Parts: sequence; structure tokens; C1' cells
RNA sequence: GUGCGUUCUCAGGGCGGGGUGGAAGUCCCCACCGGCGGUAUGCGGCGGAAGCCGCGAGCCCGCGAGCGCCUUUCCUGAAGGAGAGGGUCAGCAGAUCAGGUGAGACGCCUGAGCCGACGGUCAUAGUCCGGAUGAAAGAGAACGUGC
Repeated sequence: GUGCGUUCUCAGGGCGGGGUGGAAGUCCCCACCGGCGGUAUGCGGCGGAAGCCGCGAGCCCGCGAGCGCCUUUCCUGAAGGAGAGGGUCAGCAGAUCAGGUGAGACGCCUGAGCCGACGGUCAUAGUCCGGAUGAAAGAGAACGUGC
């Protein structure tokens, strides 16, 4: 340095102003936000160079929680309800174009767009409240062990 094992730690941001209304951080106008891994024509560092290292996409590829679904147990006359489990089954899981530069851009620059689980609510929620002091993609550390 790398593979594996164990344990531990960490692991999501955002309604400010105006309008309507009896009532809206839920509607309308403006505003604000962007999880994790990958990719890399950008930025920074090192190097004589080749190159190496760090950072770099909400809408390019993949993943995650949630809902659904499936399995199972219990309750129920039934409809249905509650608990436990599964994880690819993948249904909801979403959303980007134009111009420029360039050998090459989905990623850079300019411009214009678009998207955002479920339940709750005096009124429809990405931004409020709740499940959540949860779970988790993953990141890191320590120890052990193989090469």
C1' cells in the first nucleotide's frame, strides 16, 4: 500500500417580502435549498516532464431513506387493522435544453428552464409539524489478520 474481519464515530439544506382570504411559511408573484458513490475539457497543489494528489453535476450513470409491493404472525364474522421480516420486485422514485469554447462537454462558460416520498394542517407544503434521539447510501478511525 492493498484484501478481509471486528468495533466505534460521523452521515440533509431551505419561506425572507408582497398579494388574496375569516383562515395559507400549504394558493398566487418574487425568494430560498440541493444526501452518497462514479464520471471530468474546470479550479488548486506538487513535478524538469510524464504524471500524481485534493476539490468539482439536484435534473449523465448508479445508490439511499420513505411510500407501494411481497412474505409471515396476531386481531377480526368479513372488509380491514396491527406487529415482524424481505430488498430488486422497481410500481411511485423526480427533473435540461439552447448557444459558446474545444479534438472531445451530460459535467466548463453564458442564457433560459425544470424537479423534489409519506402522514398531518382552519387551505393544496421541496422549505412548517410528525414517524426521526429512527434508518441509511456511504465516509472516517482504531484493532486484528492475509498478501

Overview
The prediction has a mean pLDDT of 78. A computed fold for a 147-nucleotide RNA, annotated as FMN riboswitch aptamer (RFN element). Its Rfam family is "FMN riboswitch aptamer (RFN element)". About the family: The RFN element is a highly conserved domain that is found frequently in the 5'-untranslated regions of prokaryotic mRNAs that encode for flavin mononucleotide (FMN) biosynthesis and transport proteins. The sequence was found by an Rfam model in a public genome assembly.